[in-house]
RNA sequence: UCCCGCGGGAGAGAUUUCAGGGUCGUCAGUAUCCUGGAACGCCGAAGGCGCAAACCAUCGCCCGGAACCGCUCAGGCAAAAUGGACCGCAGGA
Numbered sequence: 001u002c003c004c005g006c007g008g009g010a011g012a013g014a015u016u017u018c019a020g021g022g023u024c025g026u027c028a029g030u031a032u033c034c035u036g037g038a039a040c041g042c043c044g045a046a047g048g049c050g051c052a053a054a055c056c057a058u059c060g061c062c063c064g065g066a067a068c069c070g071c072u073c074a075g076g077c078a079a080a081a082u083g084g085a086c087c088g089c090a091g092g093a
Base pairs, nucleotide, nucleotide: 001093002092003091005089006088007087008086013040015039016038017037018036019035020034021033022032023031024029041077042076043075047073048071049070050069055065056064
């Protein structure tokens, strides 16, 4: 430095609308849950792209590398789940 395992790990609409299915109900349905499409709003810590900061490299410069800085293509936006830069521990090469 890389791989694997474990633990921790943020941000942003429970928005609007349409369609389908389930539940409740005598009926009606102003109810509720799930899934998908669209619209508007928003996030930034997979990835990607850009500038290039600190820094690396060089005798020096250029070239080059490079951010949790910016952009939001992708991704994500109640909880849960998934993902998650980065940090810690252990093992292996």